[in-house]
Context: one part of a larger RNA
Molecule: small-subunit ribosomal RNA, 5' domain
Organism: uncultured bacterium
RNA sequence: AACGAACGCUGGCGGUAUGCUUAACACAUGCAAGUCGAGCGCGAACGAGGUUUCGGCCUUUAGUAGAGCGGCGAACGGGUGAGUAACGCGUAGAUGAUCUACCUUUAGGUACGGGAUAACCUUUUGAAAGAGAGGCUAAUACCGUAUAACAAUGUAAUUUUGUUUACAUUUGAAAGAUUUAUUGCCUGAAGAUGAGUCUGCGUGCCAUUAGCUAGUUGGUGGGGUAAGAGCCUACCAAGGCAUUGAUGGUUAGUGGGUCUGAGAGGAUGAUCCGCCACACUGGAACUGAGACACGGUCCAGACUCCUACGGGAGGCAGCAGUGGGGAAUUUUGCGCAAUGGGGGAAACCCUGACGCAGCAAUACCGCGUGGGUGAAGAAGGAUUUAGGUCUGUAAAGCCCUUUAUCACGAGGAAGAAGUUGACGGUACUCGUGGAAGAAGCACCGGCUAACUCCGUGCCAGCAGCCGCGGUAAUACGGGGGGUGCAAGCGUUGUUC
Numbered sequence: 001a002a003c004g005a006a007c008g009c010u011g012g013c014g015g016u017a018u019g020c021u022u023a024a025c026a027c028a029u030g031c032a033a034g035u036c037g038a039g040c041g042c043g044a045a046c047g048a049g050g051u052u053u054c055g056g057c058c059u060u061u062a063g064u065a066g067a068g069c070g071g072c073g074a075a076c077g078g079g080u081g082a083g084u085a086a087c088g089c090g091u092a093g094a095u096g097a098u099c100u101a102c103c104u105u106u107a108g109g110u111a112c113g114g115g116a117u118a119a120c121c122u123u124u125u126g127a128a129a130g131a132g133a134g135g136c137u138a139a140u141a142c143c144g145u146a147u148a149a150c151a152a153u154g155u156a157a158u159u160u161u162g163u164u165u166a167c168a169u170u171u172g173a174a175a176g177a178u179u180u181a182u183u184g185c186c187u188g189a190a191g192a193u194g195a196g197u198c199u200g201c202g203u204g205c206c207a208u209u210a211g212c213u214a215g216u217u218g219g220u221g222g223g224g225u226a227a228g229a230g231c232c233u234a235c236c237a238a239g240g241c242a243u244u245g246a247u248g249g250u251u252a253g254u255g256g257g258u259c260u261g262a263g264a265g266g267a268u269g270a271u272c273c274g275c276c277a278c279a280c281u282g283g284a285a286c287u288g289a290g291a292c293a294c295g296g297u298c299c300a301g302a303c304u305c306c307u308a309c310g311g312g313a314g315g316c317a318g319c320a321g322u323g324g325g326g327a328a329u330u331u332u333g334c335g336c337a338a339u340g341g342g343g344g345a346a347a348c349c350c351u352g353a354c355g356c357a358g359c360a361a362u363a364c365c366g367c368g369u370g371g372g373u374g375a376a377g378a379a380g381g382a383u384u385u386a387g388g389u390c391u392g393u394a395a396a397g398c399c400c401u402u403u404a405u406c407a408c409g410a411g412g413a414a415g416a417a418g419u420u421g422a423c424g425g426u427a428c429u430c431g432u433g434g435a436a437g438a439a440g441c442a443c444c445g446g447c448u449a450a451c452u453c454c455g456u457g458c459c460a461g462c463a464g465c466c467g468c469g470g471u472a473a474u475a476c477g478g479g480g481g482g483u484g485c486a487a488g489c490g491u492u493g494u495u496c
Base pairs, nucleotide, nucleotide: 001495002494003493005492006491007490008489009488012367013366014365015364016363017362018360019359020325025323026322027321029320030319031318034072035071036070039069040068042066047060048059049058050057051056079278080277081276088203089202090201091200092199093198094197095196098195099194103191104190105189106188107187108186109185110184111145112144113143114142120135121134122133123132124131125130151170152169153168154167155166156165157164176183177182178181204250205249206248211241212240213239216238217237218236219235220234221233222232223231253275254274255273256272257268258267259266260265280301281300282299283298284297303314304313305312306311331357333356334355335354339353340351341350342349343348370400371399372398373397380391381390382389383388406433407432408431409430410429411428415423440485441484442483443482444481445466446465447464451480452479453478454477455476461468462467
C1' cells in the first nucleotide's frame, strides 16, 4: 500500500460497486423453456336464453378452453471450479484430412401416387406411476414412383497426398399454408457465423521419485469417423520415451487481468470478458446441424420420499429460500418498461438472462453533525509551590444561516421511435419550519505525534521489538489533559 475479509467499540445521509473464500454437504416450497391454429385431425364445461311429457333437448358460450400428432427451440442463456500439469490454456500456424441448423447471395425445381398412427371411442389391468388389446381419422408426420443436381466407381488429363476438369455406369429430392401476394419445401454453388482435428513455442513443486512402456513404437490388410491417426481389429517387425528430467508422487482450472513495486520482479486468478471442464456418483448410447445433453433417456450405486409390499418417484454447482459446516457472506421481493434471447406472418406468449427495488459502513467517493460574536476568563472538574494554572471562546448569552441533510406541503422528469415505465410520485425543483435529529475510536516510555495526578506494589497486569511492574510507574488500572484519524477507528489474518 492492498483485501470478496472477519472480530471489538461506535454509527447521520447519499452515489457507485461488491456480498458462501468453508461442505462439488443435504435440500421443504415456488418459479427458472417454451412457442406456433398462417402444418393437422379432434373438441368440452360453467354461465345465459328458449323449450319440456321434468328424463332431457336446442341455441349461445365456441371451433373457445383443452390435451394430442407435427415443426422450431430446448446444445443458447444461467451456475460451479470437483477433476485436469494436459495441445487444457496462451500465442503463432495447418486443414490437399473436416462439418456447419437458422441468416445472406445465387442457379434450378416443387410432378404422380400409397399405407398407417396418436388424439377420440370401447375395453382389460394396476394402490399408484402407468401398461395392454380392439376400432375410427388427418397432416408441412411416414413411404413409393418419375426426373434433376450432387455423390460413388472407372478411364483420361491436371495438381501442393483427398485440388480441378471431361466422359461412362450406378444410386438418387420435394409440402404445402393463408386474409392472393406473400411465405414455406427440395437440390446445387458461394458467403457469413460457429465448431472439430493437428502442429511449433510457452505454461507449478519434489530426484529424500531413475528407469518407464505390449496397442506399447512402426508396417500391411480390414473396420470406423464429418474428418487424419493404434482410433479399433488380425497378422508381421521390435521398437518408442528418458538426467535437455521420462515414469511416479503432490498441488492447481487457465488467460485477459488484479495487488504490490521506481522498475525488474513477487504474489494472485472474487466481481467483468474469453477458453476449458463438470451437473448426486460411475458408465452408456439415442435424437439432432450441433449433446454423449444441469431442469432428456437407459443401466448400476449411495441417499431421500410414496406404497395396498407387488412396485414406483427424485437430483438447486439456475433465482430466492432451509438445515449443516464456518470467524464469515443478503429477499422464499417487483417487472418484462428497457437491452438481449426462443417461438410466431403478426398480434403476442415465454424469459429468476436482464432491468430494478430490499438487506449489509463490505469497499471506494462525496456531504453533514452549524456560522459569527462572546472574559464575569462563570460554574464544575483536574492540578497546585494555595498565589495560581489547565479545560477555555470552550459553554451560557446575543446575532445569523438552512447550503448539504431533516420534517411538512406543492410541482415533477429523462430513460420510449407510434402504443407501452417495474423502478416511482423515484431523481430533481420550489415553498415553509426550526440549530434543530447526527461523534466516535485508538494511542500518549523509545521507535512514534502526544504528560500529569491517584490506585497498585515482580501482584494485578501490559507488550509489535527493546522491554515495563519488587512504594514517588509519563510503560499496569482509573481521572484530568493531550495527539492522530474520523462515520469510522482499532485488532487479527493474508500478499507485495